This is a predicted structure of a 102-nucleotide RNA (Glycine riboswitch aptamer). Its Rfam family is "Glycine riboswitch aptamer". Rfam links the family to the GO term glycine biosynthetic process. It was read from a public genome assembly, where an Rfam model found it.

[in-house]
């Protein structure tokens, strides 16, 4: 030098589940409409927990303590429960990086 599994960031594109057209009150442009209140619900923005492991402390050694430690689990703060819009994760281009090969 070839080559282009893999990785990393940002963009912009595709595809992306669930769950009241629920009750009361005011409004009002009469409408799954705003504002406030209540009950049911939902997990996939974002957050909280943590298992195995790691580190430490103690101790002969377990053990017991601390930190630490993933997720689509789990919590339901916080968001959502028509349609849009947002969506975790997927992909597809664009940059940078790069193994194996020869």
């Nucleotide at each position: 030098g070839u080559g282009g599994a893999g990785g990393a960031a940002c963009a912009u594109c595709c595809g992306g589940a669930g769950a009241a057209u629920c009750c009361c009150c005011g409004c009002g442009u009469c409408c799954g409409g705003c504002g406030g209140g209540g009950u049911g619900c939902c997990g996939a923005a974002g957050g909280u927990g943590c298992a195995a492991g790691g580190c430490g402390g103690c101790u002969u050694a377990u053990a017991c303590c601390g930190c630490u430690g993933a997720a689509u689990c789990u919590c339901u703060c916080a968001g959502g429960c028509g349609a849009a819009a947002a969506g975790a994760c997927g992909g597809a281009u664009c940059u940078c990086u790069g193994a194996a090969u020869c």